[in-house]
Molecule: SAM riboswitch aptamer (S box leader)
Organism: Desulfovibrio sp.
RNA sequence: UACUCAUGAAGAGGGUGCGAGGGAUCUGGCCUGUCGACCACCCGGCAACCUGCUGUGUACAGCAAGGUGCCAAUGCCUCCUGUAUAGGGACCAUGAGAG
Numbered sequence: 001u002a003c004u005c006a007u008g009a010a011g012a013g014g015g016u017g018c019g020a021g022g023g024a025u026c027u028g029g030c031c032u033g034u035c036g037a038c039c040a041c042c043c044g045g046c047a048a049c050c051u052g053c054u055g056u057g058u059a060c061a062g063c064a065a066g067g068u069g070c071c072a073a074u075g076c077c078u079c080c081u082g083u084a085u086a087g088g089g090a091c092c093a094u095g096a097g098a099g
Stems, first nucleotide, its partner, number of pairs: 003097006013043005021032003028077002044071003049067002051064005075091001079089003
């Protein structure tokens, strides 16, 4: 980063610094923030995609937590298809591949 696959209604916060916006994007909502958000760093935690180990085995299950990721609200809601709050698609995010 064109591409492929999986997942996205669960879960998990304190401190320090900064000082005004933040919730991807458009529109409209709705929320959140000077009782200090967002972001950065430290510590803590959640989860278990990759990884390691165990169970006879690629499956499957369990344990661990080394590499990522994440820690307001369904991916906050929204767009297309669909009778539809089902299902599917688009876009986005994260992981694992692939070039």